[in-house]
The RNA shown here (transfer RNA) has 73 nucleotides and comes from Deferribacterales bacterium Deferri_01.

RNA sequence: GGGGGUGUAGCUCAGCUGGGAGAGCACCGCCCUUGCAAGGCGGGGGUCAGGAGUUCGAACCUCCUCACCUCCA
Numbered sequence: 001g002g003g004g005g006u007g008u009a010g011c012u013c014a015g016c017u018g019g020g021a022g023a024g025c026a027c028c029g030c031c032c033u034u035g036c037a038a039g040g041c042g043g044g045g046g047u048c049a050g051g052a053g054u055u056c057g058a059a060c061c062u063c064c065u066c067a068c069c070u071c072c073a
Stems, first nucleotide, its partner, number of pairs: 001072007010025004019056001027043005049065005
């Protein structure tokens, strides 16, 4: 330098054919306990890597850029 892949909550990851942004763990509150853990109930937390485009509508399609992984040279 070129090809391929990945990027979504603090962490690990789902997200189907373009229309609801989610799960587990973690965090906070309450219950329970002498207390802690476990358990139960409830809650907060998002620039879907960034920008542009297509579309009535984009995490999802197209283009550019960035970061990381991998292959080739």
Taxonomically the source falls in Deferribacterales (Bacteria, Pseudomonadati, Deferribacterota, Deferribacteres).